[in-house]
Context: one part of a larger RNA
RNA sequence: UGACGGGGGCCCGCACAAGCGGUGGAUUAUGUGGUUUAAUUCGAAGCAACGCGAAGAACCUUACCAGGUCUUGACAUCCUGCUAACGAAGUAGAGAUACAUUAGGUGCCCUUCGGGGAAAGCAGAGACAGGUGGUGCAUGGUUGUCGUCAGCUCGUGUCGUGAGAUGUUGGGUUAAGUCCCGCAACGAGCGCAACCCCUAUUGUUAGUUGCUACGCAAGAGCACUCUAGCGAGACUGCCGUUGACAAAACGGAGGAAGGUGGGGACGACGUCAAAUCAUCAUGCCCCUUAUGACCUGGGCUACACACGUAAUACAAUGGCGGUCAACAAAGGGAUGCAAAGCCGCGAGGCAGAGCGAACCCCAAAAAGCCGUCCCAGUUCGGAUCGCAGGCUGCAACCCGCCUGCGUGAAGUCGGAAUCGCUAGUAAUCGUGGGUCAGCAUACCACGGUGAAUACGUUCCCGGGCCUG
Numbered sequence: 001u002g003a004c005g006g007g008g009g010c011c012c013g014c015a016c017a018a019g020c021g022g023u024g025g026a027u028u029a030u031g032u033g034g035u036u037u038a039a040u041u042c043g044a045a046g047c048a049a050c051g052c053g054a055a056g057a058a059c060c061u062u063a064c065c066a067g068g069u070c071u072u073g074a075c076a077u078c079c080u081g082c083u084a085a086c087g088a089a090g091u092a093g094a095g096a097u098a099c100a101u102u103a104g105g106u107g108c109c110c111u112u113c114g115g116g117g118a119a120a121g122c123a124g125a126g127a128c129a130g131g132u133g134g135u136g137c138a139u140g141g142u143u144g145u146c147g148u149c150a151g152c153u154c155g156u157g158u159c160g161u162g163a164g165a166u167g168u169u170g171g172g173u174u175a176a177g178u179c180c181c182g183c184a185a186c187g188a189g190c191g192c193a194a195c196c197c198c199u200a201u202u203g204u205u206a207g208u209u210g211c212u213a214c215g216c217a218a219g220a221g222c223a224c225u226c227u228a229g230c231g232a233g234a235c236u237g238c239c240g241u242u243g244a245c246a247a248a249a250c251g252g253a254g255g256a257a258g259g260u261g262g263g264g265a266c267g268a269c270g271u272c273a274a275a276u277c278a279u280c281a282u283g284c285c286c287c288u289u290a291u292g293a294c295c296u297g298g299g300c301u302a303c304a305c306a307c308g309u310a311a312u313a314c315a316a317u318g319g320c321g322g323u324c325a326a327c328a329a330a331g332g333g334a335u336g337c338a339a340a341g342c343c344g345c346g347a348g349g350c351a352g353a354g355c356g357a358a359c360c361c362c363a364a365a366a367a368g369c370c371g372u373c374c375c376a377g378u379u380c381g382g383a384u385c386g387c388a389g390g391c392u393g394c395a396a397c398c399c400g401c402c403u404g405c406g407u408g409a410a411g412u413c414g415g416a417a418u419c420g421c422u423a424g425u426a427a428u429c430g431u432g433g434g435u436c437a438g439c440a441u442a443c444c445a446c447g448g449u450g451a452a453u454a455c456g457u458u459c460c461c462g463g464g465c466c467u468g
Stems, first nucleotide, its partner, number of pairs: 007467007015457002019421005026312008034303002042053002064298007073128001077127002079124005086104001090099003108117003130287002133285003139281002141276003144272001146270001151190006157166003170181003196264004201232007210222003214219001235258001238252005314414001318373006331362003336355002341350003380411001385406007427449007
């Protein structure tokens, strides 16, 4: 000077408290540990690993294993020789590949017409390629975390022998080292805030594919809805009280909105030798007929068990049936989205209108209303299993998703413990997207319905300032 204390003072935060809903019990999904295995590839490890890398493992992916193969190599540059490139079918084989043929086919640039060159293929030689091999404790880059916490520093001056101090402490105040006042300090920088985006109000401009006061249509129009550009608007600006004639706090007016209006992006100096050599890059070490490369099949999907995260339930605020009658937002669509109509109980099939989309399509929003069930392992719950089908795809045995019929397990609200959330939030209800041939209970987004509670800061956790 820091850090620490079951030292002190002051102050914050869903930190506790007050509430609401969960997790921990059940089944399933998924990740992890462990065990098993020829292999179950690797990484991530308290918070800050565990629906994490992975925005999607049947083959591929794939890095793992078994077997079959290659050795200048699957990929790059250079040298020599030959052949234009390209392309079709045959045999063997699991394929990689090997063998034997060649139907067709001869282009571009230069030319002294001999040929040469570029590109590509084959053969050969070696320089080299290659490595998801090791080291994240050699590194860059990127990321997590404390933490959107209010801090971290510098120049000059002053004080101190010096390390250092001061400024940054103090009195108030704030979400804030925010601002005011004071002060041997005076200034400044990185942070805070603001500038950026979305959202809430309004004016104006523009009206097509949007909208409709004209009965429908057409036409017409741009008032309204909406779209998307430019503006306005909120600044403690005004009033009152308190305050130190300050900063500010409290109340009020006006206002769509009031004291940061709500949300996002934005993450200071640093900490954890935090994470990543498997995104990528890279030093050093290691492999080089193999630790490289190709292929087929298997594995990453195993299963006495343990943990995390979710989904679905245990029911009547509910299940089922009917009504198919109502109301969104945000997205996606050309190897694509696919309507009407027809077939099928259904998944789906036939069909192919329209649409590169404010035009057409995905598309049905669901929670709603009416009836029934009468508290039961049930008309709850849907696991598991059997049969029959559908779709994608060379291919669903290992190992996909969906449908119909049958089967109907555990489960009657969950011990100790523990998590999230302060408002359009929690809870609940559906919708879309990315990945993707196919596959979503995950992830990312969107809207509908829409609460309860906060006395307070003694205590638990984390953090900030001062201090013996």
Overview: The part of an RNA shown here (small-subunit ribosomal RNA, 3' major domain) has 468 nucleotides and comes from an uncultured bacterium. RNAcentral holds the full RNA, with entries from ENA and SILVA. Rfam family: Bacterial small subunit ribosomal RNA. Its family is annotated with structural constituent of ribosome and ribosome in the Gene Ontology.